Description: Predicted 3D model of a 258-nucleotide part of an RNA (large-subunit ribosomal RNA, domain VI) from a Thermoplasmatota archaeon.
[in-house]
Context: one part of a larger RNA
RNA sequence: CGUUGAUGGUUGAGGGGAAAGACCCUUUAGUACGAGAGGAACAAGGGUCUGCAGCCUCUAGUUUACCAGUUGUCUGACAAGGCAGUGCUGGGUAGCCACGCUGUAAGGGAUAAAUGCUGAAAGCAUCUAAGCAUGAAACCCACCCUGAGACGAGCCAUCAUAGAGCCCGAAUAGAAGAUUCGGUUGAUAGGACUAAGGUGUACGCAUGAAGCUUCGGCGACAUGUUCAGCCUAUAGUUACUAAUCGCUCAUCAUCUGG
Repeated sequence: CGUUGAUGGUUGAGGGGAAAGACCCUUUAGUACGAGAGGAACAAGGGUCUGCAGCCUCUAGUUUACCAGUUGUCUGACAAGGCAGUGCUGGGUAGCCACGCUGUAAGGGAUAAAUGCUGAAAGCAUCUAAGCAUGAAACCCACCCUGAGACGAGCCAUCAUAGAGCCCGAAUAGAAGAUUCGGUUGAUAGGACUAAGGUGUACGCAUGAAGCUUCGGCGACAUGUUCAGCCUAUAGUUACUAAUCGCUCAUCAUCUGG
């Protein structure tokens, strides 16, 4: 730009996929077969590996969010901190992930080689000439994704000036656009509180205390206060803060003027 009103939904011509591949066990069955020795298969059930897709409940990894311990040095001391590869060490939620979990099912149609039925030409025979039936991981469906620019531009519902964009708060989205949600008739994000969770018991004070001592005191550390203190990417509640106020475009009809 087209499809010639708006929004939402839908059909499926067409396109893409490898989304699946293999193996083992039980039963069939010590059966069929075979003198014996040996020794199957169809069907049914269960499992494993690889690939593919998805997910994070569990397990594991990461986690320069976070919590704790600790060395050197500096801020006069305490407390609280800076720097040293996050200083180093021990843990670690969300998120992301695999080594973890889930799915990858069942079937249909027309056929190939091939196997047949009936059956003439050719009184027989013959799967074929007419006709009919089976038959493969291949083909077409089924399954997943996309799809009306399918110019054959489809269809349905609601509506008849609805609507869309800008702007603003964001995330189930994300390189930028786009997408999705919300915009006070509001829980969209932040904050606060609570829950859930991480770390592991804060500072201060009190008591005890190895030891040192110039006999005045000093004192690592332990216990209590204290499942504390600090913190969170998660959930809920709450308008405290910010989504204020607005602008533009498109289109129908009518009227007025040119």
Its Rfam family is "Archaeal large subunit ribosomal RNA". For this family Rfam cites "The comparative RNA web (CRW) site: an online database of comparative sequence and structure information for ribosomal, intron, and other RNAs" (Cannone et al., BMC Bioinformatics, 2002).